[in-house]
A computed fold for a 91-nucleotide RNA from a Streptosporangiaceae bacterium, annotated as Bacterial small signal recognition particle RNA. A source record names the gene ffs. Lineage of the source: Bacteria > Bacillati > Actinomycetota > Actinomycetes > Streptosporangiaceae. Rfam family: Bacterial small signal recognition particle RNA. From the family's description: The signal recognition particle (SRP) is a universally conserved ribonucleoprotein involved in the co-translational targeting of proteins to membranes. It is annotated as a non-coding RNA gene.

RNA sequence: GACCCUCCGCACGACGUGAAUCCCGCCAACUCCCCCAGGGCCGGAAGGCAGCAAGGGUACGCGGGCUCUGACGGGUGUGCGGGGGGUCCUC
Numbered sequence: 001g002a003c004c005c006u007c008c009g010c011a012c013g014a015c016g017u018g019a020a021u022c023c024c025g026c027c028a029a030c031u032c033c034c035c036c037a038g039g040g041c042c043g044g045a046a047g048g049c050a051g052c053a054a055g056g057g058u059a060c061g062c063g064g065g066c067u068c069u070g071a072c073g074g075g076u077g078u079g080c081g082g083g084g085g086g087u088c089c090u091c
Stems, first nucleotide, its partner, number of pairs: 001088013015073003019069001022065005032057003040049003
């Protein structure tokens, strides 16, 4: 100096498993938001007010997933750095 084995660290990746945190669906059939037919109330009227159901939305919650985000794992790949051991070559 070359090569091999082994251990450790770092970076990037592959794989796998999950997630109050990433994605999807459901979900207020008590209490949220929007919009409020009918009906109600005020008004002489025009018009206004509150607002049930239906409809829409979003939470809590529930279920699913691994494309993204993040976490974890090891008999995981490559690269770099370091420790230990070995073989060979040169002086």